RNAcentral holds the sequence, with entries from ENA. The RNA shown here (transfer RNA) has 75 nucleotides and comes from a Candidatus Wolfebacteria bacterium.
RNA sequence: GAGUCUAUAGCUCAGUGGUAGAGCGCUCGCUUCACACGCGAGAGGUCGAUGGUUCGAAUCCAUCUAGACUCACCU
Numbered sequence: 001g002a003g004u005c006u007a008u009a010g011c012u013c014a015g016u017g018g019u020a021g022a023g024c025g026c027u028c029g030c031u032u033c034a035c036a037c038g039c040g041a042g043a044g045g046u047c048g049a050u051g052g053u054u055c056g057a058a059u060c061c062a063u064c065u066a067g068a069c070u071c072a073c074c075u
Stems, first nucleotide, its partner, number of pairs: 001071007010024004018055001026042005048064005
């Protein structure tokens, strides 16, 4: 330098055009003498950034950033 893949909640991941979800974790309540387990409820996200397409974008397109891998070049 060229190409491919990845980026979504604190963590691991799903969601491939129509109001963003799961498990674990966190908070509160019930239960208990208390803790744990269990049950119920809740909080937590401008979906890596910018722009574009569209009535509508996490999703499609372009560029950029970060990371992983492959190839090429140089030493």
It matches the Rfam family "tRNA". It is annotated as a transfer RNA. The organism belongs to Candidatus Wolfeibacteriota, within Bacteria.